[in-house]
């Protein structure tokens, strides 16, 4: 020079009631409903690996059962969200920082 993790920068960035009610007269407040969406954040497991029990005409890279590890844009719908704003996984670019080589 390359790569990998992360941090700021800036540009791009989906989905879904500007729903009904009530209180304050809020400045997009708050309390109750029903209806939705899934891209902050979160929680679930396939395969596969390893444990463990027991099983057999076979003694096996063996078959069943328990248990452990195990991802996602999948799923769930806790929080978040359903005009605009803000945020928003993720992508590109530019920089720091840290490892690797």
């Nucleotide at each position: 020079c390359c790569g990998a993790a992360u941090g700021c920068u800036g540009g791009g960035g989906a989905g879904a009631g500007a729903c009904u009610c009530g209180c304050u007269u809020u400045c997009u407040g708050u309390g109750a409903g029903c209806a939705c969406c899934g891209a902050a954040g979160g929680g679930g497991c396939a395969a596969a690996c390893c444990c463990u029990g027991a099983a057999c005409a076979a003694c096996g890279u063996u078959u069943c059962g328990g248990g452990g590890u195990g991802a996602a844009a999948c799923u769930c719908u806790c929080a978040g969200g359903u005009a605009a704003a803000a945020g928003g996984a993720c992508c590109c670019a530019g920089u720091g920082u840290u490892c690797g080589a």